Transfer RNA from a Spirochaetales bacterium, 74 nucleotides, folded computationally. It matches the Rfam family "tRNA". The coordinates come from a structure-prediction model, not an experiment, and the mean pLDDT is 81. Lineage of the source: Bacteria > Pseudomonadati > Spirochaetota > Spirochaetia > Spirochaetales.

C1' cells in the first nucleotide's frame, strides 16, 4: 500500500425490495407480590442509526468522503 467485514438503547445483537412511529433479550427505573433479598408479573425511561456531505417525495439501508477495530495480501 491493497482487499475484505464490524460500528444501530448501558451490554449483547437483529432490522427482508428505501417507505409512514427503528427493534429483541439482558440490564435500569416506578408499582404489585414477600417477613426480606432473589425469581414472578405489570408498566416505564433510554438511540446524531461511527462522522460528514450527497440522490430522493422519503435513508439505518444507495453514493462519496472519512474515523476507528479486527482479519487477509504485499
Nucleotide at each position: 500500500g491493497g482487499g475484505c467485514g464490524g460500528c444501530u438503547a448501558g451490554c449483547u445483537c437483529a432490522g427482508u425490495u428505501g417507505g409512514u412511529u427503528a427493534g429483541a433479550g439482558c440490564a435500569c427505573u416506578u408499582g404489585c407480590u414477600c417477613g426480606a433479598c432473589a425469581a414472578g408479573c405489570a408498566a416505564g425511561g433510554g438511540g446524531u442509526c461511527g462522522a460528514u456531505g450527497g440522490u430522493u417525495c422519503g435513508a439505518g439501508u444507495c453514493c462519496a468522503u472519512u474515523g476507528u477495530c479486527g482479519c487477509c495480501c504485499a